[in-house]
RNA sequence: AGAGUUUGAUCCUGGCUCAGGUUGAACGCUGGCGUCAUGCUUAACACAUGCAAGUCGAACGAGAAUUUCUAAAAAUUUAAGCUUCGGCUUAAAGUUUUAGUUCUUUUAGUGGCGGACGGGUGAGUAACGCGUAAGAACCUACCUUAUGGUGAGGGAUACCAACUGGAAACGGUUGCUAAUACCUCAUAUGCUGAGAAGUAAAAGGUGUACUACAUCGCCAUAAGAGGGGCUUGCGUCUGAUUAGUUAGUUGGUGGGGUAAAUGCUUACCAAGACUAUGAUCAGUAGUUGGUCUGAGAGGACGAUCAGCCACACUGGGACUGAGACACGGCCCAGACUCCUACGGGAGGCAGCAGUGAGGAAUUUUCCGCAAUGGGCGAAAGCCUGACGGAGCAAUGUCGCGUGGAGGAAGAAGGCCCGUGGGUCGUAAACUCCUUUUGUCAAAGAAGAAAAUAUGACGGUAUUUGACGAAUAAGCAUCGGCUAACUCCGUGCCAGCAGCCGCGGUAAUACGGGGGAUGCAAGCGUUAUCCGGAAUUAUUGGGCGUAAAGGGUCCUGAGGUGGCUAGCCAAGUCUAUUGUGAAAUAUCAGGGCUUAACCCUGAACAUGCGGUGGAAACUAGAAAGCUUGAGUACAGUAGGGGCGGAGGGAAUUUCCGGUGGAGCGGUGAAAUGCAUAGAUAUCGGGAAGAACACCAACGGCGAAAGCACUCCGCUGGGCUGAUACUGACACUGACAGACGAAAGCUAGGGUAGCGAAAGGGAUUAGAUACCCCUGUAGUCCUAGCCGUAAACGAUGGACACUAACUAUUGAAUGAAAACAAAUCGUACAGUGGUGAAGCUAACGCGAUAAGUGUCCCGCCUGGGGAGUAUGCUCGCAAGGGUGAAACUCAAAGGAAUUGACGGGGGCCCGCACAAGCGGUGGAGCAUGUGGUUUAAUUCGAUGCAACGCGAAGAACCUUACCAGGGCUUGACAUUUUACUUUCCUUUUUGAAAAAAAGGGUGUACUGCUUUUCGAAGUAGAGGUAUAAACAGGUGGUGCAUGGCUGUCGUCAGCUCGUGCCGUGAGGUGUCGGGUUAAGUCCUUUAACGAGCGCAACCCUUGUCUUUAGUUGAGUCUAUCUUUUAUAAAGAUAGUAUCCAAACUAGAGAGACUGCCGGUGAUAAGCCGGAGGAAGGAGAGGAUGACGUCAAGUCAGCAUGCCCCUUACGUCCUGGGCUACACACGUGCUACAAUGGCCGGGACAAUGAGAUGCAACCCUGCGAAGGUAAGCUAACCUCAAAAACCCGGUCUCAGUUCGGAUUGCAGGCUGCAACUCGCCUGCAUGAAGUCGGAAUCGCUAGUAAACGCUGGUCAGCCAUACAGCGUUGAAUAUUGUUCCCGGGCCUUGUACACACCGCCCGUCACAUUCGGGGAAUUGGGUUGGUUCGAAAUCAUUAUCUUAACCUUUUAGGAGAGAGGUGCUUACAGCCGGUCUAGUGACUCAAAUGAAGUCGUAACAAGGUAGCCGUACUGGAAGGUGCGGCUG
Repeated sequence: AGAGUUUGAUCCUGGCUCAGGUUGAACGCUGGCGUCAUGCUUAACACAUGCAAGUCGAACGAGAAUUUCUAAAAAUUUAAGCUUCGGCUUAAAGUUUUAGUUCUUUUAGUGGCGGACGGGUGAGUAACGCGUAAGAACCUACCUUAUGGUGAGGGAUACCAACUGGAAACGGUUGCUAAUACCUCAUAUGCUGAGAAGUAAAAGGUGUACUACAUCGCCAUAAGAGGGGCUUGCGUCUGAUUAGUUAGUUGGUGGGGUAAAUGCUUACCAAGACUAUGAUCAGUAGUUGGUCUGAGAGGACGAUCAGCCACACUGGGACUGAGACACGGCCCAGACUCCUACGGGAGGCAGCAGUGAGGAAUUUUCCGCAAUGGGCGAAAGCCUGACGGAGCAAUGUCGCGUGGAGGAAGAAGGCCCGUGGGUCGUAAACUCCUUUUGUCAAAGAAGAAAAUAUGACGGUAUUUGACGAAUAAGCAUCGGCUAACUCCGUGCCAGCAGCCGCGGUAAUACGGGGGAUGCAAGCGUUAUCCGGAAUUAUUGGGCGUAAAGGGUCCUGAGGUGGCUAGCCAAGUCUAUUGUGAAAUAUCAGGGCUUAACCCUGAACAUGCGGUGGAAACUAGAAAGCUUGAGUACAGUAGGGGCGGAGGGAAUUUCCGGUGGAGCGGUGAAAUGCAUAGAUAUCGGGAAGAACACCAACGGCGAAAGCACUCCGCUGGGCUGAUACUGACACUGACAGACGAAAGCUAGGGUAGCGAAAGGGAUUAGAUACCCCUGUAGUCCUAGCCGUAAACGAUGGACACUAACUAUUGAAUGAAAACAAAUCGUACAGUGGUGAAGCUAACGCGAUAAGUGUCCCGCCUGGGGAGUAUGCUCGCAAGGGUGAAACUCAAAGGAAUUGACGGGGGCCCGCACAAGCGGUGGAGCAUGUGGUUUAAUUCGAUGCAACGCGAAGAACCUUACCAGGGCUUGACAUUUUACUUUCCUUUUUGAAAAAAAGGGUGUACUGCUUUUCGAAGUAGAGGUAUAAACAGGUGGUGCAUGGCUGUCGUCAGCUCGUGCCGUGAGGUGUCGGGUUAAGUCCUUUAACGAGCGCAACCCUUGUCUUUAGUUGAGUCUAUCUUUUAUAAAGAUAGUAUCCAAACUAGAGAGACUGCCGGUGAUAAGCCGGAGGAAGGAGAGGAUGACGUCAAGUCAGCAUGCCCCUUACGUCCUGGGCUACACACGUGCUACAAUGGCCGGGACAAUGAGAUGCAACCCUGCGAAGGUAAGCUAACCUCAAAAACCCGGUCUCAGUUCGGAUUGCAGGCUGCAACUCGCCUGCAUGAAGUCGGAAUCGCUAGUAAACGCUGGUCAGCCAUACAGCGUUGAAUAUUGUUCCCGGGCCUUGUACACACCGCCCGUCACAUUCGGGGAAUUGGGUUGGUUCGAAAUCAUUAUCUUAACCUUUUAGGAGAGAGGUGCUUACAGCCGGUCUAGUGACUCAAAUGAAGUCGUAACAAGGUAGCCGUACUGGAAGGUGCGGCUG
């Protein structure tokens, strides 16, 4: 940085898609280690269990435990004494209990501080919530600083005890008690206030060396720091299909209230306040630092970390306090969960773990307070799920590893293969080496500060040693984009796919294998955002035809704005300064082995604020100028507008006259009018509408639009000279005005025309085109509507930038002069050509689509759709505004080459016309379709299949059918073994074949040896065996070769170089002539060349020459026939001649060469001469580039697939010959230009040894018998026929015609039934010249006539290929029409190319959406009712320690209760927004080979389209006006 995709190809417009990066991710496959991070994006869903906020005994009383001491008591033991021997007294010891004291610990309570921090979440919030920069009317516990004080008193109360209620939670009454709890008084450099004056404090504890000191507290005041409350400027998403909102609302005054300003609140007063610079409403959303992306500008996002805000089950409320309207506090209401004795209670994980649920998806009910930080405490210390750590997860990031070196027999094996080999591949094996990692063992930190002590992490990091290549590679892709290719399988199936697309038998695109490429402990997919996308364009796009200029004008908002000189300093520029948190990002340095990571510093932070300065430009205030703009004056052109009056032509109609049969209309007709007198014609009358010629490329108007003449009123333009104003200008959202045609309302009018409607035609139909009628309407008045292809498809204004030409208007100059006309100059219009420039091209080009400035409108893929819905305008029709779902990968513009056109021009052809003869009708032959069949084998199917493959189906052929056989095979090659004569019989069988024999007697070929008996070896044949294989007329002609048909023997098809075009392409090859011809000439940005044309080749027509046998002529001789010496024929001549004829070699000849005319003096054309032949002499062979996936796999060859005891092969029989029918090609006819009988003539091409066969004999004949000749200019087939002569028939189903059938024969052949040909006799059908339609032919042709050949045993041959004989007509030097073709041009929405493309209804299926009776939710809001808790106010019903007093009590004050205002939840009645469901219904989209038509694209067969109205199954049709696309 680009790429793919619209087309046959091209350029452009334009969308879709891809390559990059990113992530709190998820899923699939896979998985070695460590570091650092991260981890409910969904249900602000519900939560079991444990923990997360306590601490202070140095504030207080009390309880409990415990230590010391003291006292008392009790019992026990011991000792002594006494004794009634029961015991008693004294002492000691320890034990226990009680009381006090004291050390330590602890519990609940009173009290203090802290539970407003820390931690979580993002529901709400579009807001002073956040960010940034400022501000004034405030508060502040703990902390710091400073000053001063800490005096005198008092009354209660919790705990506790007794009694008592309750299941519990939790209380109640009475009684007792303490304080750093509470209260009063005193005091004050304080506070409030203008002042007078008013007013507020305190508490003690602990230690010790004890009248004191120290220390921690307490109170007041003033400051500070940090924190907080409040106000303001600017910034902060989308929607106008949300345009008006607001009543405490905006402001003021008084009262109240707050820490504090304030409608914060209340009463009164005023009527304001916000809003197009977007109020209000609706939707969405925590916000910022930042994160991702991007070259940047931007765009998207707001996890982790940090700042701020909000929230704590939902809603409301206050209390306490320095601070809350309070996550782990309180009250009330609600929902939910739990307990209950049913009376009543308890709870709130959006703290850390964890559970359920939801979801594609997110961790342990871990360790520790060792560190950092926080709360309390004088401190020790206690608490701390903050935090420090560990665990889980490849979720991300960074780093490391899975080994290194050598090693070619290029191993084995896999894959491919052209079978040679290639590749995996130095890869492996193997040899040597190393040990990061791993396992084991040993040592072992820092993190700890402050003397000792104190480490969760952790025996961790790290170090050392031993062991051993050991423990460690996958994932995706490989058609193009996009790096990487082959085999097999599959066969539009299975499947792939991001886009284009791949798959229908040879898939680099599906699946597998091998190989390759990319990345790598990951890889791919999905999702998301940015990029590419200049595809919303500020940087950085457009609007003539691709999407896009408003129908036109006017104007107050807004934007922009002429010249001059000063002022100012808002914008602008500059200097400096405050701020812009940290982290992040950048740069530099440093610390972990490196990196990620972390630390330090710098710079940045494009912003906002303060201060100083500059003055060019913009703005501002003020002053001037005249060129922009305007006014006055003088002229001037005009279908500019409105109103009034007048006019003639035409049409229709009415009246009258003449007249007498049609008129009218069409492609042709008909409906219609007309003897009741039409049309026509003459005269007269009436009505309405429109104004010929002039007229133009012309004029006017803002556009729509405007045309007979005259008059009146009126708007604008242009020109000129001179004055005046002094920027007054341009544009213009919104608003306003005008606005063709159609249409609407009301009233008139209505001649013509004429939607609808009726009728007639056309047609398959014809709701059309054509015709006859004809209503609304068209016209006028008054009012609506507000749209058109309202177009120059081109908004307005200003300035600049070559020429030439036409025309309108005014002025002016020259000449002319009466004018007109002419030539110039400078303006204002209207056209054409065109330079530069622009444009994708077409084109535009001073009337720009060029170069610039200003303002407005509009566009962002096609369809859905200018539709739905909402709103708005309208009487209605409808107009304006104007989506989405869904669907496609295109839709589109300009130009190019073709093809096509019921487009145009030119030209040709037996194409038509002019002629001749046929086909189509009959019978038969033959081919095809169809039908039938066991089979009727297969192919060929418009021309270009159908007497075609087939130049010949009885068997064979033969491929088909039935039946019977064979299985290495009927045919080929190879291996092994055995073997080798010839002849022949029988049985079975339909045959193929099978089985059983007989005779001969060593046997096929070559070579060698030999004792001559034979043996060996090689080849050939046969048999057997086994496997490779054979075989296939099985499939695919849409896998192919080759060959062929066709357009078409048409004149075309291309290339090189040059030139033109952005390009596809063009030019050449077009134009003017000419030709059979792209044949030739000429012109020419073309010059040349190739394949075709022509010529060269063959036959034929004339002449010359050469050569004559088997040919030909002449002569002679003989013979035959005959009455004949004539005539004819035959034979012979070693006769003669090649003159004529013939045969076949070589030559000549024809070239527009000559003459005349014409034409450009060319090419050529016309006429003529000569010539056998004249303009290619006639005929043939010869077929350019290509088209038709034309034909052929059944001629042959051949890929792939298929069959292999059969789809191969052998045999017999059958079939290909069927037969209601249809078609093609032919033959024979229908007769007198003829049939029949008799007689007589004249050819050419050809064929012949498995052959042609003469003569002669037999037979009516087919033929048979016999037998010369001939390997052929010799003999034979062989008779030519039509023709000529004579006779007969006499117009009829016949003496025409011969089908069909019977009988009898002949020939070929193993064989003639299915199924051959021929002969004779007999029979004697249809048919009397053929409908629509259609074929061939232009001269030796058509037509007629016969002859020959191939195939072939024979022949269904009337076919085919050839040959000659007889031998016409017509085409005016014609091209209007049909068919086909060529060239040029034009249109195109076609390119598979008109057998194209394509529109709409209907039917079916699917999908999305709209409407919809109704119905279920949610949000929000108005009114109203009720009214919890609570603050506030009020109240004297009740209660009441501190203070006061004149004290049995009263007062002040307080509380309870009551009442009131406000008010949550809730109820009712509505409004509005939104979501879901919904019978039915509407349009749309898509699908597939449906149905009906054929509207559009060509003049698309009626040119199309736009607006409007009516109408019709549907496309559509018609009327009116408009446009040319």
A computed fold for a 1525-nucleotide RNA from Medicago lupulina, annotated as small-subunit ribosomal RNA.